About this RNA
Predicted 3D model of a 1471-nucleotide RNA (small-subunit ribosomal RNA) from a mine metagenome. Its mean pLDDT, the model's own confidence on a scale to 100, is 83. Rfam family: Bacterial small subunit ribosomal RNA. The sequence is in RNAcentral, with records from SILVA.
C1' cells in the first nucleotide's frame, strides 16, 4: 500500500465485493498443561431455601445462668463476680458497602467558574462550660381479644431517654458608629433582647463522654457559561406561562407555592412536539482528521414487585424502614394476615448463550465498642467455562536398501520422504517420593495450601488438529458425477476429459486451536474541514429583486475581541507513551517521567480580521448631452391573400394521391371578370441583426412608459456582492365567465394502405387557436454551463464618438477610445498558454484566483406513496421505504449493420445464344415402407456426392448356423516337417476318421521356418464422440486484400504507415505526404500452347529432308513513332507469328462458417470382451402412393431412312490388346499372325459432302413397356447384369410461376479415349479432337464483393437489439368499509395514604392529591373483503412503439382518443 467486478477492447465516472483489526460472543469440528483477566448482552420476568447489618453491660433497670462467697444441719435467703445467654430502654451504625440500567434529551453528566442565597454526624485543632430540680413510659406483673400476626386495659421501675429553673467568653437577631467591597453585603467597636449541658470507668491520676462556640479536612445542596443523538413528511409554543409586590417554606436563592398586579415568555444560532439513549474518564478502529461504543475497573446519576407519600435522623423522601393504593404469590379457623434476590449463591422461564446454593474473615476494608472482640456473600480465595490475553509443551541427534503402503505415471519412473523402521540422547511436560514458603505489619493469627517452589527417580514416555488449494489468495492431480447432485465473499463453476462440485493423494496457512456467523472500524478521497463535484457521467433553482446572514476597496488614529506569545490553577486515580523495576520470560503488576490537544485567570504583542472615531476615491450611484433599438402597455389606420355572399361569362369536369376513392359538380361546380362581408396573420426589408432578467418582442402611425450603452466635466463618498425564508414574472397547452370564429384543426365521421391499421396518406370537421377580465405556473423554460469582480496572444461585422489626411462641405480612407455582437482553431506574428475522461472549452472559458447562493452521492422502485402547503379542476411544490439488481452510465476505439451517402469491380443485371422447369426414361436424395432397407452429405458450400464401377465378394445391415488367445501381430511351453488325397455329416462355414509324406542348417544339445495344441500376458471393433484433435478438403475468392519492425501522435483501446490526387486486372504504378522501410499476397519465375532457329531422327514418310517427333534455343520489352499527361498511364500507329497479363494450367495471403471428414488413414477419451469381435449361407443396399435435385432421349423437314464417299486428336493393351481368313442376319463364335508398342491392336471417328425415298401426321418422329428367341461375362444373372434378333409402340406437337450457363476457337452441335473393371446398370465422371456463332448501349436496377464516409442503444455484431398490454407463479410496500392494541395529553366525576390550612377536649370542615371510572380527540402499530400499480421468473400469447433516415426523424411539456406498444393536435429543444 491495494485488488476483483459493467465493455470486443479502452478511458473514465460510479456502485458492490475482498485482503486488516477488534468483540462480555454465539455455532461446528478437534483440544495437553500452566499464568492472568473475564462471565444472563435476552425477561428492570417470576423466585423455593441459606446467608448479605449489626453493636455497645465501661449509659440504664430487670430477668435467666455459671462461679464464688456469708449465714444456715438442710431446705433456703443474702451479696459478690463473669469475656455467659435471650429481650427491653438508650446510643451510634443502618442514607455506607454491594446490585440495576427501567426511567431520563435533563444543569442528568462533562469542563468551568460562583454561593455577598447554604448545610454538615462521626474525625482533628482552638476558646469556654458541665449548677440545680421534677414527673414518666418499656422491660416486669396482673387481667383481657385473636387461628395467627398481633393487640387493648390497669399497676411498678432506671438511665448518656425526655422535661423545668438558673448561667453566657464566644454565638444569633435589632439599633448607632467606622472601615472596607462593582455589589443586595463583610468586619470592627457600642447597646440591648435571646438560648446549653450527661454522666461512665477508675483507688487515684486520669481516660472516655456531654454543652456552646471558632477554624479545618471531608461530604453535600443550590446556581452559571461551554459541549452534549436523530428527525422540519414536528413551525409555531406557552396561564403559574414571562415579569412585579406582598406573604408561606426551606439549610439556602427562585413561581418553589399562594394573593394581587402587569401583558409578558421562548422560537428558523430550529421553540414546541416525536423517537431514541444512562453520562463521563475511557474502549475499538484509523496516518490523521474521524467514525463506531460506553462489558469488566473509577466517577457521576438513576432506580429497588407498580404509583403516591411523608416520617425519623446530620444526612433518605430510604433496596434486605413506615403509611396508602394496585398487580401477584403464600398462610387461614374466611374473621383475617405475610411477602418482595435490579446483593452472594441457587432455580424455573425466556434465548443462539453465560458460572458453584464453595471455603475464611488470615490479608484490605467498613460498622459498633475504651478494649477484648462481635459483625461483614464489602473483600480474599478456590471451582466450573480455550470465552479472551499471555507463555510451554507434544520430542533431539544420526538413519538411503531412498523399505512397505499410498497416490500420479509418458510404465522409465516420481512422490509422501530422513519421514518411518533402526541406533544413540534429552526429560520441559506427566507419574511417583522426600522437602516446602513469602504474603503476618504485629507477641497471637494462613482460608488459599501440603499450594507455589526446590530435590530425586521412571520413562519418548501422557499430548494435533482445523481451515484451504479457479482470480482476488499462499497452495495441483487423479477418480466419480454430466446444468444432475452440489459449489459460492465477488466475479462465477457444473450441460462426458471440472485444478472451482463429491471422494483420495499431494500440497499451503495457522495452531490448542482452526473455521462460521453477526457487529464496529479501515480500506472508502463512496459526505470529501484535512480531502469530491455540477456542458454531455448524479448534479446550476425557468428568471429576477430582494429582508435575515455570509463576504467586502484605500488611508490615519484608537481599542484589544478574534489572533499570537508567556507565568500561574485546572484537567480525580486507572488507561496511553517513554524508561527502570518485580514475578524464571511474557501477559500481568509495581514506580517514575511525560501526554491528556480544554477551560479559567495575570502580564505581554497588534501585521490581519473585528469594533471605534475620522479622512479619500479607484467599486457604487447622480446630474448634463446627443443618439441606438421587433423593449413594454393602449388606440388608430393599411395593403396582399383566403373563405363566404351577389351578379355576369362558361362547359363538364373538379379535387386529391405513389395510385385511388370518400367528397364537390347540370339545382351549372372548378375557371374567370366585378362588386360586397368576415376573421386571422404580417410577403419584400430580413441578415451569423437588435432589444428584454427570462418566458418573449416583427406592417404603419401615435400617446404614455422601462432598460441598457456612450461622451465630457462636476457631486455623494463603500452607499458594494451573493442571497435560505419570501415577493414579482413567467412559451404552449388547459380551466372558468363573456364575446368572436377567415384559415388551420386533438377528438369524431368517411376513403384509402394492410394480416390487422383505433395511425402514418385523403375529404370534411367540434373544442381550441383570436380578444376582454381571472385562474393554472409547468417545457429538451438548453448554452443541457448559478452571479459578481480581477487576472490570461488574436481576426471581422457593427454602434457612438475623438484625432489626422482630404473636402467648398458631405461620403470615403488611416489611426486611435469606449462599447455590443460573431467567427475561426491552423489558412493568422511565437506551436497561443491553460484546462478536459475525452468530446471539447478556450477574454462572452468548461483557463488562473475569491466571495454568496443552488443542487448530487449506484441503477430500479419513483419525481412515486403517505402527510403537509397551493388549484374551479387537471394537477403542481415539498418528498421516502420495502424489495430488488451488480451493474446503470459517460466519451471514445475497432469492426459489423442501415429499407444512410460516394466511388469501383465481376455472365451480378442489360444485350444475346443454348437450356432447366412440362414427357419417358437413367441416377442421387427426401420421404415411406422393410427383419434389413448399412453409414455419411442438407441453402449458397448436401442431393449422376463418398461410391473411378453393391449379382457372391464389397458389406459396414438383417436373419439363420458356428468359434472364444480368437480371421491378424509379439512372446511362452508342449508336439508335429510342411504338405497333399480321400471317406462320412452339414446350406456352407465347420466338425470328424483315414491315408501318403519325414524336408533344410548344425560343433549333433539343438535351432529356423511353417503346423496343430494349453494357459496367460492380449488381439479385435465401419462402436461413440469431427464440439477433444492431426492431416485433407469446401466456400467467401484468385477477391486485393492481411500484416510487421522501428518511428511519431494519443492518458489509453488505437491511429498514421495502408489516407489523398490520378491510374491499373491487381496495396499496379505515379504523386502528396509523420512517415521510413518489410514480409505474406498481386505479378514474375513453372507447365502446355502459337512463330522461328539449331541439333538429333530409332519406329514417322512419295526414303526426299518440306511434315512429323524429341532436345536446346530465340521472340513481346510499351522496346520504337505520334498525341494528351508533371509522372505513373492512356489512346493511336509501324513492324510482328504473336501487342499491351498472347490464350490456358499448376499456384488459393490473414482469416470466417465450433463449415465437412473418427466410414480413407492417423489419433486422446469413453464403451463392448463366449461380444458392439470372429467366420459362413441366404436376404437387404436394387422396395414404391408420392416430393425433388443432375442428366439422357425426344417431340422432328435445319429432319428421319437408305446407299456411297472424306477428313482427327488425346490415349489404351500380356490374367493383354487382338489382325487376316471362315460361321452367324446380329450380339458373337471359331481361328491365330501380330504386339511389353511412332513398329502390331483397340480403330470404321461422327456430325459432313453426293444420290435417292418420306411431305407435316402422334408421321418412314419418338422410342418407352412388354413377349418369343438368343450371345457373353462369371461358383452362380430368380429377388438383381449387359448385348442381339424379331414383334409390341406408352408419353411426348417445344413446356406455368420461376430459374440456370456461356464474352472466342467461347457457346452450341457432333463423335473419340480412359480410370474403375470377370461382367455390368456408363444416359455419369476425366480427358480429346471436328464443325463453329451472336451480343456487351450501359451501370438505373437485382445478387456478391472492394475502398471511403456517416448513425448506432449492435459486439453470438440486424437471424442483432428492444417495449408495452393480456395469461400465470413469488414477494414487498401502499389505498381500503372496517375491527383491534398500545402511547401522551385534556375535560368531568370519585377520591386512599399523606401534607398544609381552619376549628380546636374530642368529632369535624376546606385545598392540593396516587390509583380507578366517563367522554371526545391526537399519534403510533397489528389485522382486513376487495381494487390498483411495483419487483422478480424458462423457451406463454399480441403486436413492433424505440435503436440505422429503426422504415412518419426523435424526445420534452401539455390536452384529447386508443387492447398494447401507442396516435395526434398545440409550443419547445437536436441529444
Nucleotide at each position: 500500500a491495494g485488488a476483483g467486478u459493467u465493455u470486443g477492447a479502452u478511458c473514465c465516472u460510479g456502485g458492490c465485493u475482498c485482503a486488516g483489526g477488534a468483540u462480555g460472543a454465539a455455532c461446528g469440528c478437534u483440544g495437553g498443561c500452566g499464568g492472568c483477566g473475564u462471565g444472563u448482552c435476552u425477561a428492570a420476568g417470576g423466585c423455593a431455601u441459606g446467608c448479605a447489618a449489626g453493636u455497645c453491660g465501661a449509659a440504664c433497670g430487670a430477668a435467666a445462668g455459671u462461679u464464688u462467697u456469708u449465714c444456715g444441719c438442710a431446705a433456703g435467703a443474702g451479696a459478690a463476680a463473669c469475656a455467659u445467654u435471650g429481650a427491653g430502654u438508650g446510643g451510634c451504625a443502618a442514607a455506607c458497602g454491594g446490585g440495576u440500567g427501567c426511567g431520563u434529551a435533563a444543569c442528568a453528566c462533562a469542563u468551568u467558574g460562583g454561593u455577598a442565597a447554604u448545610c454538615u454526624a462521626c474525625c482533628u485543632c482552638g476558646c469556654a462550660u458541665u449548677g440545680g430540680g421534677a414527673g414518666a413510659c418499656a422491660a416486669c406483673c396482673c387481667a383481657c381479644c385473636g387461628a395467627a400476626a398481633g393487640g387493648u386495659g390497669g399497676g411498678c421501675u432506671a438511665a448518656u431517654a425526655a422535661c423545668c429553673c438558673g448561667u453566657a467568653u464566644a454565638a444569633u437577631c435589632a439599633g448607632c458608629g467606622a472601615a472596607c467591597g462593582u455589589a443586595u453585603g463583610u468586619u470592627c467597636g457600642u447597646u440591648g433582647a435571646u438560648g446549653a449541658g450527661a454522666g461512665u470507668c477508675g483507688c487515684a491520676a486520669g481516660a472516655c463522654g456531654a454543652u456552646g462556640u471558632g477554624a479545618g479536612a471531608g461530604g453535600a445542596a443550590c446556581c452559571u457559561a461551554u459541549g452534549u443523538c436523530c428527525u422540519a413528511u414536528c413551525a409555531g409554543c406557552u396561564a403559574g406561562u414571562u415579569g412585579g409586590u406582598g406573604a408561606g417554606g426551606u439549610a439556602a436563592u427562585g413561581g418553589c407555592c399562594c394573593a394581587c398586579c402587569a401583558a409578558g415568555g421562548c422560537u428558523a444560532c430550529g421553540a414546541c412536539g416525536g423517537g431514541u439513549a444512562g453520562g463521563g474518564g475511557g474502549c475499538g478502529u484509523g496516518a490523521g482528521a474521524g467514525c463506531g461504543c460506553g462489558a469488566c475497573c473509577c466517577c457521576c446519576c438513576u432506580c429497588a414487585c407498580u404509583g403516591g407519600g411523608a416520617c425519623u435522623g446530620a444526612g433518605a423522601c430510604a433496596c434486605u424502614g413506615c403509611c396508602c393504593a394496585g398487580a401477584c404469590u403464600c398462610c387461614u379457623a374466611c374473621g383475617g394476615g405475610a411477602g418482595g434476590c435490579u446483593g452472594c449463591a441457587g432455580u424455573c422461564a425466556a434465548g443462539a448463550a453465560u458460572a458453584u446454593u464453595c471455603c475464611u474473615c488470615a490479608a484490605u476494608g467498613g460498622c459498633c465498642g475504651a478494649a477484648a472482640g462481635g459483625c461483614u456473600g464489602a473483600a480474599g480465595g478456590a471451582g466450573c467455562g480455550a470465552c479472551g490475553c499471555c507463555g510451554c509443551g507434544u520430542g533431539c541427534a544420526g538413519g538411503a536398501a531412498g523399505a512397505a503402503g499410498g497416490c500420479c505415471u509418458u510404465c522409465g519412473g516420481g512422490u509422501u520422504g530422513u519421514a518411518a523402521a533402526c541406533u544413540g540422547c534429552u526429560u520441559u511436560u506427566u507419574u511417583c517420593a522426600g522437602g516446602g514458603a513469602c504474603g503476618a505489619a504485629u507477641u497471637c493469627u494462613g482460608a488459599c495450601g501440603g499450594u507455589a517452589c526446590c530435590u530425586g527417580a521412571a520413562g519418548a514416555a501422557u499430548a494435533a488438529g482445523a481451515g484451504g488449494u479457479u482470480g482476488c489468495u499462499a497452495a495441483c492431480u487423479c477418480u466419480g458425477u454430466g446444468c444432475c447432485a452440489g459449489c459460492a465473499g465477488c466475479a462465477g463453476c457444473g450441460g462426458u476429459a471440472a485444478u472451482a462440485c463429491a471422494g483420495a493423494g499431494a500440497c499451503c496457512u495457522c495452531a490448542a486451536g482452526c473455521g462460521u456467523u453477526a457487529u464496529c472500524c479501515g480500506g472508502a478521497u463512496u459526505u470529501a474541514u484535512u480531502g469530491g463535484g455540477c456542458g454531455u457521467a448524479a448534479a446550476g433553482c425557468g428568471u429576477c429583486c430582494g429582508c435575515a446572514g455570509a463576504c467586502g476597496g484605500u488611508u490615519u488614529g484608537g481599542u484589544a475581541c478574534g489572533u499570537c506569545u508567556u507565568g500561574c490553577g485546572u484537567c480525580a486515580a486507572a488507561u496511553g507513551u517513554u524508561g527502570u523495576g518485580g514475578c524464571u520470560c511474557a501477559a500481568c503488576c509495581a514506580c517514575a517521567a511525560c501526554a491528556c490537544u480544554g477551560c479559567g485567570u495575570g502580564g505581554g504583542a497588534u501585521a490581519c480580521g473585528g469594533c471605534u472615531a475620522g479622512a479619500c476615491u479607484c467599486g457604487a450611484g447622480g446630474u448634463u448631452g446627443g443618439g441606438a433599438g421587433a423593449g413594454g402597455u393602449a388606440a388608430g389606420c393599411g395593403g396582399a391573400a383566403u373563405u363566404g355572399c351577389c351578379g355576369g361569362u362558361g362547359u363538364a369536369g373538379u379535387a386529391g394521391u405513389a395510385a385511388a376513392a370518400u367528397g364537390c359538380g347540370u339545382u351549372a361546380a372548378u375557371a374567370u371578370c366585378g362588386g360586397c362581408a368576415a376573421g386571422a396573420a404580417c410577403a419584400c426589408c430580413a441578415a451569423u441583426u437588435g432589444c428584454g432578467a427570462a418566458g418573449g418582442c416583427a406592417g404603419c402611425u401615435u400617446a404614455c412608459u422601462g432598460g441598457a450603452a456612450c461622451a465630457c466635466a462636476c457631486c455623494u463618498g463603500a452607499c458594494g456582492u451573493u442571497c435560505a425564508u419570501g415577493g414579482a414574472c413567467g412559451a404552449a397547452a388547459g380551466c372558468g365567465u363573456g364575446g368572436g370564429g377567415a384559415g388551420c384543426g386533438a377528438a369524431a365521421g368517411g376513403g384509402a394502405u394492410u394480416a390487422g391499421a383505433u395511425a402514418c396518406c385523403c375529404c370534411u370537421g367540434u373544442a381550441g387557436u383570436c380578444c376582454a377580465c381571472g385562474c393554472c405556473c409547468u417545457a429538451a423554460a438548453c448554452g443541457a454551463u448559478g452571479g459578481a469582480u480581477g487576472c490570461u496572444a488574436g481576426g471581422c461585422a457593427u454602434u457612438g464618438g475623438c484625432a489626422g489626411u482630404a473636402u467648398c462641405g458631405a461620403c470615403c480612407c488611416u489611426g486611435u477610445c469606449a462599447g455590443u455582437g460573431c467567427c475561426g482553431g491552423u489558412c493568422a506574428c511565437c506551436u497561443a498558454a491553460g484546462g478536459u475522461a475525452a468530446c471539447c472549452c478556450c477574454u462572452u472559458a468548461a483557463g488562473c484566483a475569491u466571495c454568496c447562493c443552488g443542487c448530487c452521492u449506484g441503477g430500479g422502485g419513483a419525481g412515486u406513496a403517505c402527510g403537509g402547503c397551493c388549484g374551479c379542476a387537471a394537477g403542481g411544490c415539498u418528498a421516502a421505504a420495502a424489495c430488488u439488481c451488480a451493474a446503470a452510465g459517460g466519451a471514445a476505439u475497432u469492426g459489423a449493420c442501415g429499407g444512410g451517402a460516394a466511388c469501383c469491380c465481376g455472365c451480378a443485371c442489360a444485350a444475346g445464344c443454348g437450356g432447366u422447369g412440362g414427357a419417358g426414361c437413367a441416377u442421387g436424395u427426401g420421404g415411406u415402407u422393410c427383419a434389413a432397407u448399412u453409414c455419411g452429405a442438407c441453402g449458397a458450400u448436401a442431393a449422376g456426392c463418398g461410391a473411378g464401377g453393391a449379382a457372391c465378394c464389397u458389406u459396414a445391415c438383417c436373419a439363420a448356423g458356428g468359434c472364444u488367445u480368437g480371421a491378424c501381430a509379439u512372446g511362452u511351453c508342449u508336439g508335429g516337417a510342411a504338405u497333399c488325397c480321400a471317406g462320412c455329416c452339414g446350406a456352407a462355414a465347420g466338425g470328424u476318421u483315414g491315408g501318403a509324406g519325414u524336408g533344410c542348417c548344425g560343433c549333433a544339445a539343438g535351432g529356423a521356418a511353417c503346423c496343430a495344441g494349453a494357459a496367460c500376458a492380449c488381439a479385435g471393433g465401419u462402436g461413440c464422440u469431427g464440439c477433444a484433435u492431426g492431416g485433407c478438403u469446401g466456400u467467401c475468392g484468385u477477391c486485393a486484400g492481411c500484416u510487421c519492425g522501428u518511428g511519431u501522435c494519443g492518458u489509453g483501446a488505437g491511429a498514421c504507415g495502408u489516407c489523398g490526387g490520378g491510374u491499373u486486372a491487381a496495396g499496379u504504378c505515379c504523386u502528396u505526404u509523420a512517415a521510413c522501410g518489410a514480409g505474406c499476397g498481386c505479378a514474375a519465375c513453372c507447365c502446355c500452347u502459337g512463330u522461328c532457329u539449331c541439333g538429333u531422327g530409332u519406329u514417322a514418310c512419295a526414303u526426299u529432308g518440306u511434315u512429323c517427333a524429341c532436345g536446346a534455343g530465340a521472340g513481346a520489352c510499351u522496346g520504337c513513332c505520334u498525341g494528351g499527361g508533371u509522372a505513373a498511364c492512356c489512346a493511336g500507329g509501324a513492324g510482328g507469328a504473336a501487342g499491351g497479363u498472347g490464350g490456358g494450367g499448376a499456384c488459393g495471403a490473414c482469416g470466417u462458417c465450433a463449415a465437412g471428414u473418427c466410414a480413407g488413414c492417423a489419433u486422446g477419451g469413453c464403451c463392448c470382451u463366449u461380444a458392439c469381435g470372429c467366420c459362413u449361407u441366404g436376404g437387404g443396399c436394387u422396395a414404391c402412393a408420392c416430393a425433388c435435385g443432375u442428366g439422357c432421349u425426344a417431340c422432328a423437314a435445319u429432319g428421319g431412312a437408305g446407299c456411297c464417299a472424306a477428313c482427327a486428336a488425346c490415349g489404351g493393351g500380356a490374367c493383354g490388346c487382338c489382325a487376316a481368313g471362315u460361321c452367324g442376319c446380329g450380339a458373337g463364335a471359331c481361328g491365330g499372325a501380330g504386339c511389353a508398342a511412332a513398329u502390331c491392336c483397340c480403330u470404321u471417328a461422327a456430325a459432313u459432302g453426293g444420290c435417292c425415298c418420306c411431305u407435316c401426321a402422334g408421321u418412314u418422329c419418338g422410342g418407352a413397356u412388354u413377349g418369343c428367341a438368343g450371345g457373353c461375362u462369371g461358383c452362380a444373372a430368380c429377388u438383381c447384369g449387359c448385348c442381339u434378333g424379331c414383334a409390341u409402340g406408352a408419353a411426348g406437337c417445344u413446356g406455368g410461376a420461376a430459374u440456370c450457363g456461356c464474352u472466342a476457337g467461347u457457346a452450341a452441335c457432333c463423335g473419340u479415349g480412359g480410370a474403375u473393371c470377370a461382367g455390368c446398370c456408363u444416359c455419369g465422371c476425366c480427358a480429346c479432337g471436328g464443325u463453329g456463332a451472336a451480343u456487351a448501349c450501359g451501370u438505373u436496377c437485382u445478387c456478391g464483393g472492394g475502398u471511403u464516409u456517416u448513425g448506432u442503444a449492435c459486439a453470438c455484431a440486424c437471424c442483432g437489439c428492444c417495449c408495452g398490454u393480456c395469461a400465470c407463479g413469488u414477494c414487498a410496500a401502499g389505498a381500503g368499509a372496517g375491527u383491534u392494541g398500545g402511547c401522551a395529553a385534556u375535560a368531568c366525576c370519585c377520591g386512599a395514604a399523606u401534607u398544609c390550612c381552619c376549628a380546636g377536649u374530642c368529632c369535624g370542615g376546606g385545598a392540593a392529591g396516587a390509583a380507578g371510572g366517563u367522554a371526545g380527540u391526537g399519534c403510533c402499530g397489528a389485522u382486513g373483503a376487495u381494487a390498483g400499480g411495483g419487483a422478480c421468473g424458462a423457451a406463454g400469447u399480441c403486436g413492433u412503439a424505440a435503436c440505422a433516415a429503426g422504415g412518419c426523424a426523435u424526445c420534452c411539456g401539455u390536452a384529447g382518443c386508443g387492447g398494447a406498444a401507442g396516435c395526434u393536435g398545440u409550443g419547445g429543444a437536436u441529444g